Record summary
A computed fold for a 252-nucleotide part of an RNA from Cerina litoralis, annotated as large-subunit ribosomal RNA, domain VI. The sequence was found in a public genome assembly. Lineage of the source: Bacteria > Pseudomonadati > Bacteroidota > Flavobacteriia > Cerina. It matches the Rfam family "Bacterial large subunit ribosomal RNA". The coordinates come from a structure-prediction model, not an experiment, and the mean pLDDT is 88.

[in-house]
Context: one part of a larger RNA
Formats: sequence, C1' cells, structure tokens
RNA sequence: CGUUAGAAAUCUGAGUGGUGCCGAUCCUAGUACGAGAGGACCGGAUCGGACCGACCGCUGGUGCACCAGUUGUCCCGCCAGGGGCACUGCUGGGUAGCUAUGUCGGGACGGGAUAAGCGCUGAAGGCAUAUAAGCGCGAAACCCGCCACAAGAUGGGAUUUCUUUAAAGGGCCGUGGGAGACUACCACGUCGAUAGGCCAUAGGUGGAAGGGCGGCAACGUCCGUAGCCGAGUGGUACUAAUUGCCCGUAGG
Repeated sequence: CGUUAGAAAUCUGAGUGGUGCCGAUCCUAGUACGAGAGGACCGGAUCGGACCGACCGCUGGUGCACCAGUUGUCCCGCCAGGGGCACUGCUGGGUAGCUAUGUCGGGACGGGAUAAGCGCUGAAGGCAUAUAAGCGCGAAACCCGCCACAAGAUGGGAUUUCUUUAAAGGGCCGUGGGAGACUACCACGUCGAUAGGCCAUAGGUGGAAGGGCGGCAACGUCCGUAGCCGAGUGGUACUAAUUGCCCGUAGG
C1' cells in the first nucleotide's frame, strides 16, 4: 500500500516445511521343518542405541553484582574491624537464569492408491490363459493421518463484537519483561503491584561484629541455625510509570 467505511478478536486451511531409523532379549517354541546338527514364519511383550523436541523437579555444570577462607601490599592515625589492587588475586561453596552428561516425550496406530509379485472370474481361440472387459491382495517409497507455519491464498476467505464520528481504535511517552541486535512482541501506567525500595519468606553461605568465659598464646566456646545475602516467591503505593499530545471519519 492492497483486501473498497474503520476497528478489535477468534478461526478455516490453499499451500509449505518437518517427522519417517535401527538393534537386542523373552514368550509363542526348542514348536513347524530337519536323520541330526540346527532352528523359524506369523503374532505378542520388554529393554536399548542413535536422532529430534521440550524442560530444569532430580544428578551435575556455569553462575566476574551472593557467602566464606586466605597470601602480598597500599590505605582508613594505631589495635580491632574494614576497603583498593594483585587473572574474578587465589581457594571452597553457590540462588535465579542459561544449560547436558540430567529428566520427560516422539518415530506409532490407521486409511487410500500402488510397485515387483500373488490371485479371482474370463473370452478372443468350445481348451487353456491373472487381462483383452471386469475384480482382489500386495512395500520403509507416493497421498492422507501426526507436528509447526500459514489468507499478499491479489482466487486477497470465514465468524463474532465494537464505532456512526473530537468515534471505535491505535500511536507517541513512561515503568518493565522467562520478548528482544534495532524494530517487533507481551505486561503495566494511580480505576496501578510494571520496575525499584521496604517487609516476610524460599534458597545460598556456614556461625558476623561486639562482649563474656577458658587458654601464656595460636585459638576454642557461649550469647546465636548467628550474621550477611544478585536475579526466586508472596505482600506492601514509599519512589518512578505525571499532565498530556498525535493519528484515525466512506463509492464514481
């Protein structure tokens, strides 16, 4: 821009893409078959590999804004307690998120039409013949079924609702996001829990500072599951989403 008024939402599915794998064990059954050795078809059950998708409750990884320990040095006047720098100084752990080696799921089942192949009926050609008319069975391939996208499908589809005009609706702007390069998308904007703060809590670290007590001291112990704590969860208007502005109204 179009879809012939504008708008919001929900669909249909032309079409496109994806998926499609393989093995082992057990039962049937040591059966059929076979002199024996050996050893099935068909059908059923279980387990697994690789691949694909999703997820983070579990097991782990990461986690330079969390906690602790610790070395050197400089600083906060000194002690104590802290801060900076040294690869995040180094080391031990670790929330959220992101993750695989972790977990869950998938290939299926079924239908259609077939290939090779196997048949039925059956003439030409009194027979025979699966074929000439006609009919059936038959594969991981094909079409559907399953998953995803999908009406610029210009052949421009459908349904419901809203607005008859300073409209309905949308945007700008702001607070943000398990959304994201930007844009877009989604949530919220005081008729408010959108983010921050605060409160509580999950969870992490692992017992703070200070003081008492014990010890010459290093240190230990008690007050005390202590103190501190990013992203989690619930709550709470304290802070910021103010006030507004713009677009938008019909065929020839």